[in-house]
Context: one part of a larger RNA
RNA sequence: CUGGGUGUAAAGGGAGCGUAGACGGCAGGGCAAGUCUGGAGUGAAAGCCCGGGGCCCAACCCCGGGACUGCUUUGGAAACUGCCAUGCUAGAGUGCUGGAGAGGUAAGCGGAAUUCCUAGUGUAGCGGUGAAAUGCGUAGAUAUAUGGAAGAACACCAGUGGCGAAGGCGGCUUACUGGUCUGUAACUGACGCUGAGGCUCGAAAGCAUGGGUAGCGAACAGGAUUAGAUACCCUGGUAGUCCAUGCCGUAAACGAUGAGUGCUAAGUGUUGGGAGGUUUCCGCCUCUCAGUGCUGCAGCUAACGCAUUAAGCACUCCGCCUGGGGAGUACGACCGCAAGGUUGAAACUC
Repeated sequence: CUGGGUGUAAAGGGAGCGUAGACGGCAGGGCAAGUCUGGAGUGAAAGCCCGGGGCCCAACCCCGGGACUGCUUUGGAAACUGCCAUGCUAGAGUGCUGGAGAGGUAAGCGGAAUUCCUAGUGUAGCGGUGAAAUGCGUAGAUAUAUGGAAGAACACCAGUGGCGAAGGCGGCUUACUGGUCUGUAACUGACGCUGAGGCUCGAAAGCAUGGGUAGCGAACAGGAUUAGAUACCCUGGUAGUCCAUGCCGUAAACGAUGAGUGCUAAGUGUUGGGAGGUUUCCGCCUCUCAGUGCUGCAGCUAACGCAUUAAGCACUCCGCCUGGGGAGUACGACCGCAAGGUUGAAACUC
């Protein structure tokens, strides 16, 4: 390479949109590029394969046939692929009808708590721990209570509940706005799926400029512990955490499971719809669509386990893997203000 793989052994890109490309529904008609079939030409000789023959045999040599899987040209076929035009509605989309939601952005508002300030009450402790000490306090702390300020986060509701492509999203109200589900079947008529490059989004930490800073808190300081203690525990505490704008582009970015379509036992919970039946109401029963969990058959799996939300049975497209270390390193290139990121070896060694 051919293959075989990719939940946990090496391996699914962090996620989406989408270019080229690859793949693609039903019906009849046409063309004949692919495809199939007949003919012709060519495919040198030697060599190769089969048969026969000549040197005693063999090697070697001679004769006949085959093959030379190809190319060119010409006649024909039309199932499949392709191309052309036509039609269809089961895929896809639009409209209409209702619905649920922490989906996003911006502005405003609210209460609890915390810290600080403040006129009081009040007196010797408070705090902290395994035990202590550092620390705070007679310049009146802790506690209690009046008024005020500030910033950050939103208890209960809250749920293997909901929404989002992923990252992620949770007080309330308003404005703008994305997606999605049910029902209907009016419209379009294959408009689809995937997607190398590309573009966009992307937790936390970090970076730049300006603001903000209550609590928490890397670094740092002190107190303990300890043989030591550059830690775990305690008292403080700066960056940061917050806001605006711009970078960074990585995570155990995880379901460690790429996307799409179809098919394949059941049972049970739950979320949002729909239809029917029953019912005074509350509700209950049956069916059904979309999600989200659990159990479990067939099947699969090395096992664990997965099992209509597949890791089953198939097809299409993309990414990736190919022994361990060296190494996600070096070098080069691209990106970045930097930190660093992306791409990504070899020698050597086992």